Source information
The RNA shown here (SAM riboswitch aptamer (S box leader)) has 104 nucleotides. Rfam family: SAM riboswitch aptamer (S box leader). About the family: The SAM riboswitch is found upstream of a number of genes which code for proteins involved in methionine or cysteine biosynthesis in Gram-positive bacteria.

RNA sequence: UUGUUAUCACGAAAGGUGGAGGGAUUAAGACCCAUUGAAACCUUAGCAACCCUUUACUUUAAAGAAGGUGCUAAAUUCUACUGCGAAAUGCAGAAAGAUAACGG
Numbered sequence: 001u002u003g004u005u006a007u008c009a010c011g012a013a014a015g016g017u018g019g020a021g022g023g024a025u026u027a028a029g030a031c032c033c034a035u036u037g038a039a040a041c042c043u044u045a046g047c048a049a050c051c052c053u054u055u056a057c058u059u060u061a062a063a064g065a066a067g068g069u070g071c072u073a074a075a076u077u078c079u080a081c082u083g084c085g086a087a088a089u090g091c092a093g094a095a096a097g098a099u100a101a102c103g104g
Base pairs, nucleotide, nucleotide: 001104002103003102004101005100006099007098008097013044014043015042016041017040021033022032023031028079029078030077045072046071047070050068051067052064053063054062055061056060076096081093082092083091084090
């Protein structure tokens, strides 16, 4: 960098450094967070349960949390493209993206 599969309306924050941006991205709109301190980094704590551990059992279920990741404002913040709909903050998808596992 790329492919496959699964998940994405649950959950979980304090401190230090830092000093103006941030909410994934390309172009846009809306809305929101931020000097009562953004991004980023560090420490500690926590959440979750993909890998993992244990038990039963055939492909599942239950329990757990030492370790590898991930995450800890708002649905992946919302809209955008397609179908349904008179319409909506509606319903179902797609695309893009994020994370994990396993591959090329």